[in-house]
Context: one part of a larger RNA
RNA sequence: UGACGGGGGCUCACACAAGCGGUGGAGCAUGUGGUUUAAUUCGAAGCUACGCGAAGAACCUUACCCAGGUUUGACAUGGAUGAAUUAGCUCCUGGAAACAGGAGUGACGCCCUUCGGGGUGGAACAUUCACAGGUGUUGCAUGGCUGUCGUCAGCUCGUGUCGUGAGAUGUCGGGUUAAGUCCCUGAACGAGCGAAACCCCUGUUGUUAGUUGCCAGCACGUAAUGGUGGGGACUCUAACAAGACCGCCGUGGUUAACACGGAGGAAGGUGGGGAUGACGUCAAGUCAUCAUGGCCCUUAUACCUGGGGCUACACACGUGCUACAAUGGGCAGUACAGAGGGUUGCCAAGUCGUAAGACGGAGCUAAUCCCCAAAGCUGCUCCUAGUUCGGAUUGGAGGCUGCAACUCGCCUCUAUGAAGCUGGAAUCGCUAGUAAUCGCAGGUCAGCUACACUGCGGUGAAUAUGUUCCUGAGCCUUGUACA
Repeated sequence: UGACGGGGGCUCACACAAGCGGUGGAGCAUGUGGUUUAAUUCGAAGCUACGCGAAGAACCUUACCCAGGUUUGACAUGGAUGAAUUAGCUCCUGGAAACAGGAGUGACGCCCUUCGGGGUGGAACAUUCACAGGUGUUGCAUGGCUGUCGUCAGCUCGUGUCGUGAGAUGUCGGGUUAAGUCCCUGAACGAGCGAAACCCCUGUUGUUAGUUGCCAGCACGUAAUGGUGGGGACUCUAACAAGACCGCCGUGGUUAACACGGAGGAAGGUGGGGAUGACGUCAAGUCAUCAUGGCCCUUAUACCUGGGGCUACACACGUGCUACAAUGGGCAGUACAGAGGGUUGCCAAGUCGUAAGACGGAGCUAAUCCCCAAAGCUGCUCCUAGUUCGGAUUGGAGGCUGCAACUCGCCUCUAUGAAGCUGGAAUCGCUAGUAAUCGCAGGUCAGCUACACUGCGGUGAAUAUGUUCCUGAGCCUUGUACA
RNA backbone atom coordinates (compact mmCIF):
# COMPACT_ATOMS: atom_id res chain seq x y z
C1' U A 1 0.00 0.00 0.00
C1' G A 2 -3.64 -3.68 -0.22
C1' A A 3 -6.54 -7.90 1.42
C1' C A 4 -9.18 -9.91 5.48
C1' G A 5 -12.20 -9.58 10.53
C1' G A 6 -18.51 -13.81 13.65
C1' G A 7 -14.09 -4.77 14.60
C1' G A 8 -16.51 0.28 14.60
C1' G A 9 -19.07 4.61 12.08
C1' C A 10 -21.85 6.59 7.75
C1' U A 11 -24.58 5.30 3.20
C1' C A 12 -27.03 2.49 -0.76
C1' A A 13 -29.68 -1.69 -3.51
C1' C A 14 -36.69 -5.67 -4.54
C1' A A 15 -30.97 -6.89 0.17
C1' C A 16 -34.58 -7.51 4.15
C1' A A 17 -39.31 -5.91 5.88
C1' A A 18 -44.69 -4.73 3.85
C1' G A 19 -47.40 -6.86 -0.32
C1' C A 20 -48.76 -9.61 -5.11
C1' G A 21 -47.69 -13.77 -8.11
C1' G A 22 -44.74 -18.12 -8.73
C1' U A 23 -40.94 -22.49 -8.41
C1' G A 24 -40.29 -26.94 -5.17
C1' G A 25 -45.85 -31.76 -5.43
C1' A A 26 -48.82 -33.59 -10.91
C1' G A 27 -48.70 -34.36 -16.48
C1' C A 28 -46.08 -32.70 -20.59
C1' A A 29 -42.13 -29.66 -23.26
C1' U A 30 -37.05 -28.43 -23.20
C1' G A 31 -31.73 -28.29 -21.48
C1' U A 32 -28.13 -30.88 -18.32
C1' G A 33 -26.03 -34.92 -15.35
C1' G A 34 -25.90 -40.08 -15.12
C1' U A 35 -26.57 -44.65 -17.47
C1' U A 36 -26.90 -47.11 -22.08
C1' U A 37 -25.02 -47.39 -27.03
C1' A A 38 -21.53 -49.12 -33.01
C1' A A 39 -22.35 -43.73 -32.25
C1' U A 40 -25.66 -41.46 -28.63
C1' U A 41 -20.40 -35.31 -32.20
C1' C A 42 -18.33 -30.98 -29.51
C1' G A 43 -18.32 -26.92 -26.16
C1' A A 44 -20.67 -24.24 -21.63
C1' A A 45 -19.92 -25.86 -14.88
C1' G A 46 -21.58 -21.64 -8.08
C1' C A 47 -23.47 -16.57 -8.52
C1' U A 48 -21.49 -15.43 -14.21
C1' A A 49 -23.15 -23.74 -17.14
C1' C A 50 -28.15 -26.22 -17.55
C1' G A 51 -35.41 -23.22 -23.41
C1' C A 52 -26.94 -21.75 -23.17
C1' G A 53 -23.65 -21.71 -28.60
C1' A A 54 -28.57 -23.84 -31.66
C1' A A 55 -32.78 -17.07 -35.04
C1' G A 56 -35.46 -23.90 -36.15
C1' A A 57 -30.88 -32.20 -35.99
C1' A A 58 -36.31 -36.51 -40.93
C1' C A 59 -31.99 -36.18 -45.70
C1' C A 60 -28.86 -31.89 -45.84
C1' U A 61 -27.13 -29.40 -41.56
C1' U A 62 -23.26 -33.02 -39.06
C1' A A 63 -18.48 -32.22 -36.73
C1' C A 64 -20.25 -38.80 -34.33
C1' C A 65 -20.92 -44.38 -35.81
C1' C A 66 -21.29 -48.47 -39.62
C1' A A 67 -20.62 -49.67 -44.71
C1' G A 68 -18.99 -48.58 -49.79
C1' G A 69 -15.55 -45.53 -52.41
C1' U A 70 -11.34 -41.32 -53.72
C1' U A 71 -5.84 -40.01 -53.02
C1' U A 72 -2.79 -33.30 -56.26
C1' G A 73 -7.81 -34.65 -53.78
C1' A A 74 -14.75 -31.25 -52.69
C1' C A 75 -11.59 -26.03 -52.92
C1' A A 76 -6.81 -22.29 -54.32
C1' U A 77 -2.23 -20.93 -56.95
C1' G A 78 2.07 -22.14 -59.79
C1' G A 79 5.63 -25.22 -62.74
C1' A A 80 6.67 -29.39 -66.20
C1' U A 81 5.00 -33.05 -69.77
C1' G A 82 1.22 -35.18 -72.93
C1' A A 83 -2.79 -36.04 -76.40
C1' A A 84 -6.91 -33.84 -79.71
C1' U A 85 -10.71 -33.14 -78.86
C1' U A 86 -11.85 -31.67 -73.90
C1' A A 87 -16.50 -28.78 -71.25
C1' G A 88 -21.59 -29.80 -72.00
C1' C A 89 -25.57 -33.26 -73.64
C1' U A 90 -27.75 -38.42 -74.54
C1' C A 91 -27.35 -43.54 -73.31
C1' C A 92 -25.58 -48.60 -71.52
C1' U A 93 -23.38 -52.10 -67.50
C1' G A 94 -22.40 -52.92 -62.04
C1' G A 95 -24.19 -50.22 -57.69
C1' A A 96 -28.01 -48.12 -52.20
C1' A A 97 -25.57 -43.82 -53.86
C1' A A 98 -20.84 -42.06 -54.38
C1' C A 99 -18.03 -44.15 -57.82
C1' A A 100 -15.88 -47.48 -61.54
C1' G A 101 -16.07 -49.16 -66.72
C1' G A 102 -17.99 -48.31 -71.75
C1' A A 103 -20.66 -46.10 -76.28
C1' G A 104 -22.54 -41.88 -79.11
C1' U A 105 -22.92 -36.63 -80.04
C1' G A 106 -20.12 -32.37 -79.56
C1' A A 107 -19.27 -25.57 -78.09
C1' C A 108 -15.12 -21.06 -78.26
C1' G A 109 -10.83 -17.26 -79.99
C1' C A 110 -6.80 -16.36 -83.75
C1' C A 111 -4.15 -17.71 -88.44
C1' C A 112 -4.21 -20.42 -93.12
C1' U A 113 -7.80 -22.59 -96.54
C1' U A 114 -8.23 -26.21 -102.52
C1' C A 115 -14.27 -25.11 -98.10
C1' G A 116 -12.68 -31.50 -97.33
C1' G A 117 -9.81 -29.48 -93.59
C1' G A 118 -4.93 -28.01 -91.33
C1' G A 119 -2.02 -25.25 -87.52
C1' U A 120 -2.15 -22.84 -82.83
C1' G A 121 -4.13 -20.80 -78.19
C1' G A 122 -7.31 -19.46 -73.72
C1' A A 123 -10.16 -22.48 -70.76
C1' A A 124 -10.70 -27.50 -69.69
C1' C A 125 -8.64 -32.77 -69.44
C1' A A 126 -4.74 -36.62 -68.10
C1' U A 127 0.06 -37.66 -65.67
C1' U A 128 3.53 -35.62 -62.31
C1' C A 129 5.81 -32.03 -58.74
C1' A A 130 5.27 -27.99 -55.32
C1' C A 131 1.12 -28.12 -52.32
C1' A A 132 -4.12 -28.42 -50.74
C1' G A 133 -7.13 -30.09 -46.55
C1' G A 134 -7.99 -30.97 -40.93
C1' U A 135 -14.90 -28.72 -36.47
C1' G A 136 -7.19 -32.60 -34.92
C1' U A 137 -4.48 -30.44 -29.93
C1' U A 138 -3.12 -26.29 -26.76
C1' G A 139 -8.35 -20.26 -24.72
C1' C A 140 -2.45 -21.86 -19.37
C1' A A 141 1.21 -19.29 -26.27
C1' U A 142 -2.48 -15.38 -28.66
C1' G A 143 -5.72 -11.42 -31.55
C1' G A 144 -10.67 -10.24 -31.79
C1' C A 145 -15.30 -10.70 -29.37
C1' U A 146 -18.11 -11.69 -24.79
C1' G A 147 -19.80 -12.65 -19.52
C1' U A 148 -19.25 -10.87 -14.33
C1' C A 149 -18.48 -7.45 -10.21
C1' G A 150 -21.75 -3.01 -12.17
C1' U A 151 -24.46 1.81 -14.87
C1' C A 152 -21.35 0.29 -8.91
C1' A A 153 -18.77 5.59 -8.40
C1' G A 154 -14.93 4.89 -8.74
C1' C A 155 -9.61 4.69 -11.36
C1' U A 156 -5.46 7.78 -12.37
C1' C A 157 -1.87 11.68 -14.09
C1' G A 158 1.36 16.50 -14.31
C1' U A 159 3.60 20.06 -11.25
C1' G A 160 4.27 21.30 -6.16
C1' U A 161 4.77 19.88 -0.96
C1' C A 162 5.85 16.06 2.99
C1' G A 163 8.64 11.38 4.00
C1' U A 164 15.77 8.23 4.14
C1' G A 165 12.27 5.05 1.51
C1' A A 166 8.00 1.99 0.07
C1' G A 167 4.64 5.95 -0.37
C1' A A 168 1.44 10.06 1.18
C1' U A 169 -1.08 14.55 -0.19
C1' G A 170 -4.60 15.98 -4.06
C1' U A 171 -9.15 11.77 -3.70
C1' C A 172 -9.20 13.76 3.52
C1' G A 173 -12.83 16.83 6.80
C1' G A 174 -18.07 19.67 7.28
C1' G A 175 -22.51 19.67 4.27
C1' U A 176 -25.07 17.85 -0.22
C1' U A 177 -26.23 14.52 -4.42
C1' A A 178 -28.53 9.11 -8.15
C1' A A 179 -23.18 10.26 -8.75
C1' G A 180 -15.19 11.84 -6.80
C1' U A 181 -22.63 15.64 -8.21
C1' C A 182 -21.74 20.31 -6.38
C1' C A 183 -20.43 23.95 -2.24
C1' C A 184 -17.12 25.42 1.88
C1' U A 185 -12.45 24.68 4.54
C1' G A 186 -7.58 22.85 4.11
C1' A A 187 -0.19 22.16 0.93
C1' A A 188 -2.10 21.83 -2.47
C1' C A 189 -3.07 23.76 -7.73
C1' G A 190 -4.84 21.79 -12.10
C1' A A 191 -6.03 17.82 -15.62
C1' G A 192 -7.68 12.98 -17.81
C1' C A 193 -10.78 8.21 -18.09
C1' G A 194 -15.55 7.35 -15.89
C1' A A 195 -20.84 10.08 -13.72
C1' A A 196 -23.85 13.90 -16.17
C1' A A 197 -24.74 16.12 -20.95
C1' C A 198 -24.58 15.47 -26.35
C1' C A 199 -27.83 10.51 -29.52
C1' C A 200 -32.73 7.52 -30.17
C1' C A 201 -37.95 6.34 -28.64
C1' U A 202 -42.10 8.18 -25.78
C1' G A 203 -45.45 12.15 -23.21
C1' U A 204 -47.64 18.38 -24.82
C1' U A 205 -48.09 22.24 -28.46
C1' G A 206 -47.08 24.85 -32.97
C1' U A 207 -45.25 25.49 -38.25
C1' U A 208 -44.70 23.12 -43.02
C1' A A 209 -46.79 19.26 -46.18
C1' G A 210 -51.64 16.57 -47.57
C1' U A 211 -51.10 10.71 -50.60
C1' U A 212 -51.90 5.53 -50.43
C1' G A 213 -53.96 8.36 -44.63
C1' C A 214 -58.36 11.62 -42.62
C1' C A 215 -63.89 13.42 -43.44
C1' A A 216 -66.11 18.65 -39.94
C1' G A 217 -68.84 21.53 -43.41
C1' C A 218 -70.91 21.48 -49.02
C1' A A 219 -72.60 18.23 -53.02
C1' C A 220 -73.39 13.23 -55.80
C1' G A 221 -74.33 8.08 -55.26
C1' U A 222 -75.28 3.16 -52.79
C1' A A 223 -78.58 -2.35 -49.78
C1' A A 224 -73.99 -0.65 -47.38
C1' U A 225 -68.83 1.52 -47.14
C1' G A 226 -64.55 8.39 -47.80
C1' G A 227 -67.43 4.93 -52.64
C1' U A 228 -67.03 9.84 -55.87
C1' G A 229 -66.43 15.43 -56.56
C1' G A 230 -64.09 18.22 -53.21
C1' G A 231 -61.71 19.87 -48.50
C1' G A 232 -56.84 20.49 -44.83
C1' A A 233 -60.63 21.83 -40.16
C1' C A 234 -59.76 17.04 -37.12
C1' U A 235 -57.07 12.22 -36.55
C1' C A 236 -52.66 10.62 -38.45
C1' U A 237 -48.10 10.50 -41.01
C1' A A 238 -42.75 12.89 -40.81
C1' A A 239 -39.43 16.90 -40.97
C1' C A 240 -38.47 21.32 -38.28
C1' A A 241 -39.29 24.22 -33.94
C1' A A 242 -41.01 25.40 -28.89
C1' G A 243 -41.19 23.38 -23.99
C1' A A 244 -38.45 21.91 -17.84
C1' C A 245 -34.04 25.51 -16.17
C1' C A 246 -35.03 24.63 -8.98
C1' G A 247 -36.68 29.39 -14.13
C1' C A 248 -40.83 31.94 -10.31
C1' C A 249 -42.81 32.41 -4.93
C1' G A 250 -42.20 30.90 0.25
C1' U A 251 -39.43 28.26 4.22
C1' G A 252 -34.87 26.06 5.94
C1' G A 253 -29.53 26.22 5.03
C1' U A 254 -23.02 29.35 6.02
C1' U A 255 -25.39 35.42 1.67
C1' A A 256 -23.38 28.39 -0.47
C1' A A 257 -24.28 23.72 -2.66
C1' C A 258 -28.88 21.99 -1.91
C1' A A 259 -33.60 20.26 0.53
C1' C A 260 -39.00 20.79 1.42
C1' G A 261 -43.73 23.07 0.12
C1' G A 262 -46.59 26.02 -3.53
C1' A A 263 -48.10 28.35 -8.25
C1' G A 264 -48.28 27.84 -13.33
C1' G A 265 -47.89 23.65 -16.63
C1' A A 266 -49.11 18.09 -20.96
C1' A A 267 -44.90 17.07 -18.04
C1' G A 268 -41.19 19.06 -11.80
C1' G A 269 -36.80 18.53 -9.69
C1' U A 270 -32.45 12.89 -13.90
C1' G A 271 -40.48 13.30 -16.59
C1' G A 272 -40.48 7.62 -18.36
C1' G A 273 -37.60 4.02 -21.36
C1' G A 274 -33.25 2.71 -24.49
C1' A A 275 -28.28 2.87 -26.47
C1' U A 276 -23.85 3.96 -23.93
C1' G A 277 -20.17 -0.33 -19.34
C1' A A 278 -13.86 3.74 -16.45
C1' C A 279 -8.83 1.41 -14.28
C1' G A 280 -9.23 -3.42 -13.39
C1' U A 281 -10.94 -8.72 -11.27
C1' C A 282 -12.01 -14.04 -12.27
C1' A A 283 -4.56 -17.52 -16.20
C1' A A 284 -13.52 -16.36 -16.39
C1' G A 285 -15.52 -18.09 -21.72
C1' U A 286 -14.53 -18.99 -26.85
C1' C A 287 -8.43 -22.37 -31.30
C1' A A 288 -16.11 -25.36 -33.17
C1' U A 289 -17.84 -17.86 -35.99
C1' C A 290 -13.33 -15.81 -37.64
C1' A A 291 -7.98 -14.95 -37.43
C1' U A 292 -3.41 -16.99 -35.58
C1' G A 293 2.05 -19.13 -33.08
C1' G A 294 3.68 -24.01 -31.63
C1' C A 295 2.62 -29.31 -31.99
C1' C A 296 0.23 -33.40 -34.67
C1' C A 297 -2.27 -36.32 -39.32
C1' U A 298 -0.94 -36.57 -44.93
C1' U A 299 -3.76 -43.76 -49.22
C1' A A 300 -5.55 -40.30 -43.50
C1' U A 301 -7.01 -37.16 -37.91
C1' A A 302 -8.21 -35.26 -45.45
C1' C A 303 -12.55 -35.92 -49.10
C1' C A 304 -17.38 -38.15 -51.34
C1' U A 305 -21.78 -41.17 -50.72
C1' G A 306 -25.87 -44.53 -48.49
C1' G A 307 -27.87 -45.77 -43.84
C1' G A 308 -27.92 -44.91 -38.64
C1' G A 309 -27.04 -41.49 -34.42
C1' C A 310 -27.29 -36.37 -32.11
C1' U A 311 -34.68 -37.88 -30.56
C1' A A 312 -31.82 -43.98 -26.39
C1' C A 313 -34.08 -44.21 -20.57
C1' A A 314 -34.29 -47.78 -13.71
C1' C A 315 -33.07 -42.37 -12.42
C1' A A 316 -31.46 -36.96 -10.51
C1' C A 317 -31.49 -31.50 -11.26
C1' G A 318 -32.53 -26.64 -13.85
C1' U A 319 -35.96 -23.65 -16.98
C1' G A 320 -40.91 -23.44 -18.81
C1' C A 321 -46.15 -24.73 -20.45
C1' U A 322 -51.00 -26.75 -18.95
C1' A A 323 -53.86 -27.57 -14.80
C1' C A 324 -56.12 -28.82 -10.19
C1' A A 325 -61.74 -25.12 -11.43
C1' A A 326 -67.56 -21.23 -10.44
C1' U A 327 -63.28 -14.22 -10.36
C1' G A 328 -64.62 -20.94 -13.66
C1' G A 329 -65.99 -24.59 -18.03
C1' G A 330 -69.37 -24.95 -22.42
C1' C A 331 -72.67 -22.75 -26.30
C1' A A 332 -74.69 -18.50 -29.03
C1' G A 333 -74.35 -13.25 -30.19
C1' U A 334 -71.23 -8.84 -30.24
C1' A A 335 -66.87 -4.77 -29.72
C1' C A 336 -62.01 -2.57 -29.57
C1' A A 337 -55.20 -2.67 -30.74
C1' G A 338 -50.20 -1.92 -31.63
C1' A A 339 -46.01 -3.48 -33.92
C1' G A 340 -44.50 -6.26 -37.80
C1' G A 341 -44.33 -9.42 -42.45
C1' G A 342 -45.42 -10.32 -47.77
C1' U A 343 -43.51 -11.72 -55.37
C1' U A 344 -40.05 -19.01 -55.12
C1' G A 345 -44.47 -14.35 -51.30
C1' C A 346 -49.17 -12.50 -48.51
C1' C A 347 -53.46 -14.54 -50.22
C1' A A 348 -59.52 -11.64 -50.49
C1' A A 349 -64.65 -12.86 -52.39
C1' G A 350 -67.04 -17.39 -53.73
C1' U A 351 -67.55 -22.98 -53.71
C1' C A 352 -66.59 -28.00 -51.32
C1' G A 353 -65.42 -30.41 -46.59
C1' U A 354 -67.58 -31.51 -39.38
C1' A A 355 -62.44 -29.79 -39.54
C1' A A 356 -57.24 -29.67 -40.78
C1' G A 357 -57.47 -28.26 -45.66
C1' A A 358 -58.70 -28.23 -51.01
C1' C A 359 -60.56 -25.72 -55.43
C1' G A 360 -60.62 -20.91 -57.10
C1' G A 361 -58.67 -16.68 -58.64
C1' A A 362 -59.42 -10.53 -57.29
C1' G A 363 -55.75 -7.27 -55.38
C1' C A 364 -50.86 -6.13 -53.74
C1' U A 365 -43.24 -5.04 -54.97
C1' A A 366 -47.95 -2.33 -50.36
C1' A A 367 -50.12 4.34 -45.07
C1' U A 368 -53.50 1.64 -51.29
C1' C A 369 -54.10 -5.20 -51.39
C1' C A 370 -53.45 -9.43 -48.00
C1' C A 371 -52.03 -11.78 -43.12
C1' C A 372 -54.52 -9.74 -38.09
C1' A A 373 -56.68 -10.37 -31.81
C1' A A 374 -57.92 -12.59 -27.05
C1' A A 375 -59.27 -11.57 -22.36
C1' G A 376 -63.93 -8.09 -22.40
C1' C A 377 -69.48 -7.29 -22.85
C1' U A 378 -74.74 -9.64 -23.40
C1' G A 379 -77.79 -14.09 -22.85
C1' C A 380 -78.43 -19.45 -21.77
C1' U A 381 -76.47 -23.73 -19.27
C1' C A 382 -73.45 -26.63 -15.61
C1' C A 383 -74.18 -26.81 -9.16
C1' U A 384 -69.04 -28.65 -6.11
C1' A A 385 -68.64 -33.89 -8.32
C1' G A 386 -62.19 -36.37 -9.95
C1' U A 387 -67.34 -33.34 -12.45
C1' U A 388 -69.85 -30.46 -18.78
C1' C A 389 -62.78 -29.47 -14.14
C1' G A 390 -58.28 -31.38 -16.25
C1' G A 391 -56.24 -32.89 -20.59
C1' A A 392 -51.75 -36.92 -20.56
C1' U A 393 -51.92 -41.60 -23.02
C1' U A 394 -53.60 -44.81 -26.76
C1' G A 395 -56.94 -46.90 -31.06
C1' G A 396 -59.16 -45.48 -35.79
C1' A A 397 -59.86 -42.13 -39.98
C1' G A 398 -57.90 -38.04 -42.66
C1' G A 399 -54.96 -33.24 -44.19
C1' C A 400 -50.16 -30.60 -45.30
C1' U A 401 -44.87 -29.90 -46.40
C1' G A 402 -41.14 -32.45 -48.68
C1' C A 403 -37.04 -37.18 -53.38
C1' A A 404 -38.51 -39.21 -48.60
C1' A A 405 -42.39 -38.42 -42.32
C1' C A 406 -40.33 -46.35 -39.96
C1' U A 407 -36.46 -44.92 -36.58
C1' C A 408 -37.98 -39.11 -36.07
C1' G A 409 -42.57 -33.78 -38.43
C1' C A 410 -46.86 -30.71 -37.65
C1' C A 411 -52.19 -30.27 -37.94
C1' U A 412 -57.65 -32.04 -37.98
C1' C A 413 -61.87 -35.21 -36.66
C1' U A 414 -63.74 -39.21 -33.75
C1' A A 415 -63.23 -42.48 -29.64
C1' U A 416 -60.28 -43.04 -25.05
C1' G A 417 -60.13 -40.23 -20.92
C1' A A 418 -54.29 -40.85 -16.73
C1' A A 419 -51.95 -37.93 -12.77
C1' G A 420 -53.69 -33.78 -10.51
C1' C A 421 -58.41 -31.14 -5.26
C1' U A 422 -53.07 -25.57 -4.51
C1' G A 423 -47.91 -28.59 -3.35
C1' G A 424 -42.33 -30.46 2.69
C1' A A 425 -37.65 -28.32 3.75
C1' A A 426 -36.34 -24.58 0.84
C1' U A 427 -36.38 -20.87 -3.01
C1' C A 428 -37.43 -16.90 -7.27
C1' G A 429 -39.48 -12.33 -9.63
C1' C A 430 -41.61 -7.60 -9.12
C1' U A 431 -42.10 -0.53 -6.59
C1' A A 432 -46.61 1.59 -11.83
C1' G A 433 -48.88 1.53 -16.84
C1' U A 434 -44.84 -2.14 -12.97
C1' A A 435 -46.59 -7.23 -11.09
C1' A A 436 -50.48 -10.27 -12.62
C1' U A 437 -53.41 -11.60 -16.76
C1' C A 438 -54.91 -11.70 -22.31
C1' G A 439 -53.84 -12.41 -27.04
C1' C A 440 -50.89 -10.65 -31.70
C1' A A 441 -46.48 -10.37 -34.78
C1' G A 442 -41.52 -11.47 -36.30
C1' G A 443 -36.73 -13.87 -37.11
C1' U A 444 -34.87 -18.86 -38.11
C1' C A 445 -37.78 -21.78 -41.67
C1' A A 446 -39.81 -26.50 -47.50
C1' G A 447 -42.20 -28.29 -43.05
C1' C A 448 -41.69 -28.35 -37.83
C1' U A 449 -40.72 -30.62 -32.01
C1' A A 450 -41.97 -22.72 -30.54
C1' C A 451 -44.99 -24.21 -24.55
C1' A A 452 -38.58 -21.13 -26.65
C1' C A 453 -36.62 -16.30 -28.01
C1' U A 454 -37.20 -11.09 -29.56
C1' G A 455 -40.78 -7.45 -29.85
C1' C A 456 -46.07 -5.42 -29.68
C1' G A 457 -50.27 -3.72 -27.72
C1' G A 458 -55.37 -4.87 -24.43
C1' U A 459 -57.10 -5.17 -19.18
C1' G A 460 -54.66 -3.57 -14.93
C1' A A 461 -53.50 -4.06 -8.90
C1' A A 462 -51.43 -4.43 -3.78
C1' U A 463 -47.58 -2.73 -0.60
C1' A A 464 -43.19 0.05 1.23
C1' U A 465 -42.85 7.28 4.35
C1' G A 466 -38.62 1.59 8.00
C1' U A 467 -32.97 -0.12 8.07
C1' U A 468 -32.62 -4.29 13.92
C1' C A 469 -31.47 -8.62 10.97
C1' C A 470 -29.93 -11.82 5.93
C1' U A 471 -27.13 -10.85 1.03
C1' G A 472 -24.12 -7.71 -1.96
C1' A A 473 -21.71 -2.96 -2.64
C1' G A 474 -19.27 2.15 -1.64
C1' C A 475 -16.46 5.73 1.73
C1' C A 476 -13.76 6.71 6.43
C1' U A 477 -11.43 4.42 10.54
C1' U A 478 -9.23 0.34 13.65
C1' G A 479 -6.55 -4.64 14.51
C1' U A 480 -3.44 -8.28 11.94
C1' A A 481 2.01 -13.32 13.11
C1' C A 482 -1.49 -12.54 5.68
C1' A A 483 0.56 -10.62 0.41